The RNA shown here (small-subunit ribosomal RNA) has 1491 nucleotides and comes from an uncultured bacterium. The coordinates come from a structure-prediction model, not an experiment, and the mean pLDDT is 84.

RNA sequence: AGAGUUUGAUCCUGGCUCAGGAUGAACGCUGGCGGCGUGCUUAACACAUGCAAGUCGAACGAAGCAUUUAAAGCCAAGUCUUCGGACAAAGCUUUUUAUGACUGAGUGGCGGACGGGUGAGUAACGCGUGAGUAACCUGCCUUACACAGGGGGAUAACAGUUAGAAAUGACUGCUAAUACCGCAUAAGCACACAGGACCGCAUGGUCUAGUGUGAAAAGUUUUUCGGUGUAAGAUGGACCCGCGUCUGAUUAGAUAGUUGGUGAGGUAACGGCCCACCAAGUCAACGAUCAGUAGCCGGCCUGAGAGGGUGAACGGCCACAUUGGGACUGAGACACGGCCCAAACUCCUACGGGAGGCAGCAGUGGGGAAUAUUGGACAAUGGGGGAAACCCUGAUCCAGCGACGCCGCGUGAGUGAAGAAGUAUUUCGGUAUGUAAAGCUCUAUCAGCAGGGAAGAAAAUGACGGUACCUGACUAAGAAGCCCCGGCUAACUACGUGCCAGCAGCCGCGGUAAUACGUAGGGGGCAAGCGUUAUCCGGAUUUACUGGGUGUAAAGGGAGCGUAGACGGUAUGGUAAGUCAGAUGUGAAAGGCUGGGGCUCAACCCCGGGACUGCAUUUGAAACUAUCAAACUAGAGUGUCGGAGAGGUAAGUGGAAUUCCUAGUGUAGCGGUGAAAUGUGUAGAUAUUAGGAGGAACACCAGUGGCGAAGGCGGCAUACUGGCCCAAUACUGACGCUGAGGCGCGAAAGCGUGGGGAGCAAACAGGAUUAGAUACCCUGGUAGUCCACGCCGUAAACGAUGAUUGCUAGUUGUCGGCACGCAUGCGUGUCGGUGACGCAGCUAACGCAUUAAGCAAUCCGCCUGGGGAGUACGGUCGCAAGAUUAAAACUCAAAGGAAUUGACGGGGGCCCGCACAAGCGGUGGAGCAUGUGGUUUAAUUCGAAGCAACGCGCAGAACCUUACCACCUUUUGACAUGCCCUGACCGCCGGAGAGAUCCGGUUUUCCCUUCGGGGACAGGGACACAGGUGCUGCAUGGCUGUCGUCAGCUCGUGUCGUGAGAUGUUGGGUUAAGUCCCGCAACGAGCGCAACCCUUACUGAUAGUUACUAACGCGUAAAGGCGAGGACUCUAUUAGGACUGCCGGGGACAACUCGGAGGAAGGUGGGGACGACGUCAAAUCAUCAUGCCCCUUAUGACCUGGGCUACACACGUGCUACAAUGGCCGUUACAGAGAGGUGCGAAGCCGCAAGGUGAAGCAGAUCUCAAAAAAGCGGUCUCAGUUCGGAUUGUGGGCUGCAACCCGCCCACAUGAAGUCGGAGUUGCUAGUAAUCGCGGAUCAGCAUGCCGCGGUGAAUACGUUCCCGGGCCUUGUACACACCGCCCGUCACACCAUGGGAGUUGAUAGCACCCGAAAGCAGUGAGGUAACCGAAAGGAGCCAGCUGCCUAAGGUGAGAUCAAUGACUGGGGUGAAGUCGUAACAAGGUAACC
Repeated sequence: AGAGUUUGAUCCUGGCUCAGGAUGAACGCUGGCGGCGUGCUUAACACAUGCAAGUCGAACGAAGCAUUUAAAGCCAAGUCUUCGGACAAAGCUUUUUAUGACUGAGUGGCGGACGGGUGAGUAACGCGUGAGUAACCUGCCUUACACAGGGGGAUAACAGUUAGAAAUGACUGCUAAUACCGCAUAAGCACACAGGACCGCAUGGUCUAGUGUGAAAAGUUUUUCGGUGUAAGAUGGACCCGCGUCUGAUUAGAUAGUUGGUGAGGUAACGGCCCACCAAGUCAACGAUCAGUAGCCGGCCUGAGAGGGUGAACGGCCACAUUGGGACUGAGACACGGCCCAAACUCCUACGGGAGGCAGCAGUGGGGAAUAUUGGACAAUGGGGGAAACCCUGAUCCAGCGACGCCGCGUGAGUGAAGAAGUAUUUCGGUAUGUAAAGCUCUAUCAGCAGGGAAGAAAAUGACGGUACCUGACUAAGAAGCCCCGGCUAACUACGUGCCAGCAGCCGCGGUAAUACGUAGGGGGCAAGCGUUAUCCGGAUUUACUGGGUGUAAAGGGAGCGUAGACGGUAUGGUAAGUCAGAUGUGAAAGGCUGGGGCUCAACCCCGGGACUGCAUUUGAAACUAUCAAACUAGAGUGUCGGAGAGGUAAGUGGAAUUCCUAGUGUAGCGGUGAAAUGUGUAGAUAUUAGGAGGAACACCAGUGGCGAAGGCGGCAUACUGGCCCAAUACUGACGCUGAGGCGCGAAAGCGUGGGGAGCAAACAGGAUUAGAUACCCUGGUAGUCCACGCCGUAAACGAUGAUUGCUAGUUGUCGGCACGCAUGCGUGUCGGUGACGCAGCUAACGCAUUAAGCAAUCCGCCUGGGGAGUACGGUCGCAAGAUUAAAACUCAAAGGAAUUGACGGGGGCCCGCACAAGCGGUGGAGCAUGUGGUUUAAUUCGAAGCAACGCGCAGAACCUUACCACCUUUUGACAUGCCCUGACCGCCGGAGAGAUCCGGUUUUCCCUUCGGGGACAGGGACACAGGUGCUGCAUGGCUGUCGUCAGCUCGUGUCGUGAGAUGUUGGGUUAAGUCCCGCAACGAGCGCAACCCUUACUGAUAGUUACUAACGCGUAAAGGCGAGGACUCUAUUAGGACUGCCGGGGACAACUCGGAGGAAGGUGGGGACGACGUCAAAUCAUCAUGCCCCUUAUGACCUGGGCUACACACGUGCUACAAUGGCCGUUACAGAGAGGUGCGAAGCCGCAAGGUGAAGCAGAUCUCAAAAAAGCGGUCUCAGUUCGGAUUGUGGGCUGCAACCCGCCCACAUGAAGUCGGAGUUGCUAGUAAUCGCGGAUCAGCAUGCCGCGGUGAAUACGUUCCCGGGCCUUGUACACACCGCCCGUCACACCAUGGGAGUUGAUAGCACCCGAAAGCAGUGAGGUAACCGAAAGGAGCCAGCUGCCUAAGGUGAGAUCAAUGACUGGGGUGAAGUCGUAACAAGGUAACC
């Protein structure tokens, strides 16, 4: 950094797609280790269980426990004993004193407002940033100053009684405090009253004297910690303000405490925060209100940047704690693990009533594609309490689980060619895997085993953890997968499959040879991961600020006036908002960048720097923008003199024409069309003459002429009126330009009301056309067209080109004016308009080009793939028709512009061809022959199918051929090669059989040899293999047909074009020809054309046998028969000849052409061979060859018989005819080219003949086939189904052949069909041709009317290119490129999909009105209750319950709104395989198309 994809190809526009990076991810396959991070994105769904906020006994009382003091009692180890008893440790009980590192409950204090979670709500001063508070609060902490005197009354715990299932109470009694309450004392600390001084920024602030009122707490102990007040600090908070902060206008108006004021209240504090009264304001196009969505930021991802996306983890702020409301306490809450109430849910219950809130950490269910352990520890860091020890801490630190991410490491290293085996492939030789493995030599990172063993901890204290790390021994062992391999995009082969199965991100693969599906081998990429999916940015300059466009691709508003806004001339001075510069503050930390450092490295972490492009304050500058002041005249405007004009409106007026009416003349048609008909006319039309009526439009002039903003405007004259141009200057002094909304204008059609109505003419009717014809054509004809008034507001309203201003070569028309010159219509100049061409420049190209689509500036409108759709819904307008504004779902990978090459056109031009025309002869009708289709059949083998299949493959089917059918047989085979054994083989005979074949017999004993053997042939055997006219001509080679013997098809270099391409090859002539000449940005060349080759026509030379015979000779009935000759003919070879060479005319003096001469031949002399690049997937796998597939006791091979020869019929190609230009009979001539040995076969003889017999000659200029026929001459027939015609049939023969039944040819006799010249149509031929006549050959035993050749006789016509067909060149249009047998439109039918309407139904949301109204606060009341204070007492003060009021959550009712889902039926839309009907568009698309 780009790439793929629209086309036959090209350039452009334009969308879609890919390669990159990223993620809290998920899924598939796989999985060794470690470090560091990270882990419910969904149901702010519901939660079992445990834990997450306690602590203080140095605030307090009581209790328990332990120890202890003292007393009493009980008991009795033991000692003494006079045995009666005495003393008595230990233990136990009660009371009491004191102590305690003890315990939980209670009073009290501090903390539960932090920490932790979540993102529902919120579009907001919520957040970010920067300011402000002279409008505020702040527990604990710090500093300073000062103080703490003396009293009082209760209460929980506890005990008792009592209610209740429980939760929880109720009553009576006792008691303490750092709990509570008075009193004293004190301060400009607070409030009230009323002074002074100073200051500021408006309210105001600071200092200060006076009067009244207002405070405290002790405990523990030897020293600290507490308490109270004031001031200050620090910290934390509260409020206010500037700026910034998503989408929708198909949300345009919103708002009544609303906006402001005054006064009370309330608050820590300002404030409609609340209340009373007064005023009517306030917000909004710079987007209010409403709706939707959303926590915001530091940052994170991406990007070159500008931007875009995002807001997990970490950090800051906010909001919330089941839902909703409320306050209490407190320094701080309207409070996650507090309270009250309401609601839903769950649980307990004895049914009376209660309890609960994981969006704390784990965990469960559920939801979901998806997200972890009911772990350890307070060791560290921090927090709460405490004087402290210490306690608490799911904050936190760690561990566990997950490849979820990033980073690091490993799965070994060296050597090793027999290039092993295996596998894959193969052209069978090999190649690949591949130094890869094995083998040999090493090493030990990780994991495993053993030993040692930290830092983290300042003195002690370590969950992590026997962890990190170090050392030792040990074994290559325990450790590689995933995706891809058609292009993009690195990487190819085999098999399987056969539009199936499947793949696919886009283009697209798959229908029998798939590098695209599946598998395998191999290869490529990444790697403990790899792919896929989802999402974001990028690429995408594809929303364009950086950085796009708008003539034709999407896109200029139909056009004007003008509001807001935006932009704006010259010069001067001031200000300093923008702008620029300096300084200051801030821009948290983390992150990013950079320089270092620490974990072995890295990820990760730590330190420093810079950055944070911003905001604010301040000091300067003054060019530009802005603003103020006062000026200027070049922009703009006004006045004056002239000018042109279909500019507008109104009322008049004119002639021509159409139609109608009346009258005359006049008679049979008129009219209309491609042709007709409907229509009209004898009741008198059309035509013509005269008169009249009425409406509409204005010929000529008339012109890419004029005017107008556009739409538009056309007879003439009048009235009113808008704008424009020119010329001179005088005046105003920037007054300008553009213009969202807005306002008026706006063709045609249409609508409303009223007129009018000649012509024309939707609808409609009729006639034609047609398969149909609701059309095109014709005859009629109503709205409408016209007028007035009012609507509509759209057009391909187009120059498909918004308005304004300036600048940038020219040439040439034309309209209006002015000036000058010459002069009487010209020239020059200039201003304004309107055209053509053209340079630079621009453009994808076409093209534009001073009238820009060029170069710049300002403003407005509009565009962002095609379809759906300018449609739906909603809004606005309209009487309606409808207009305007204007989507989405869904669907496609294109849609499109310009230009190029072809092809095509019921486009054009030029030209050619037996293409037409002019002619001659056929065919189509008959009979027969032959081929085909069809039908039939056991089989009628197969192929060929418009021209270019059909007398074609077949140059010849009785058997064979033969491929088909039936039957009988055979299996290494009928044919080839290799191996083994045996033997000659062949031949002959007999039997069975239809034959193949089988059986038996007979004969013979091969050739070479180095004696080992080898070769050919035959028989037998096993296996490789043979064989296939089986399939595919759409896998192929080769050969062939066709366009077409048409004149074309290309290349190199150069030039032009961004390019495909063009040029050359076009043009002017000419030719049979791209043949030649000339011209030309082309110059040359190649394949074709022509020529070279063969033949024919003329001549020479040479050569003469089998050919020939002039002269000479011989000879015959005749005859080159013979001698001879080389003259002639002829044969053969080789030369010559013809080249527009010569003359004349035309033409450019050329090419060439016309005419002529000469010549055997004259303009390629005639004919042949020869077929460019290519087209038709043309034909042929059955000539041959051949890939793949198929058959292998058969789809191979052999045999006999049958079939290919069938026959209602249809078609093609031929033969013979229909007769007198003829038939028949007789007679007489004249060819050429061929063939011949299994052959041609003479003469002679036989037969009517076919033929037989015969055998001469001939491998051929010698002999034979061989007679040429038509023609000529003579005769006959005389127009008829015939003396035409010969089919068919009968009989008898001949020939070939193993064999003529199916199924050959010929002869003779007899028979004697159709047919009397052929409908529509169609075909060949331009000269030795058509027509006609016979002859030969190939194939072949035999069998041509076919085919291939040969000669004889021998015409007619061509004016010409309008038309039909085919072709060539140029040009034009195209939506075609499989190329018109193309493309393509709409209805209908069927299936599916999304969507609109829809009687309605259901739900959600936000408000509104009313009702009800919990708890709480506030206010009022407070007759009930009441310890502290006052009072001697009575009583009072104060407080409480209760009650009332205001307000209000939830709830209820109601009318509407919005959104969503759903709905019988219905509307259009989209997509679908080869459905139906037509053929609308693309060519002049067959009626030009379109709006």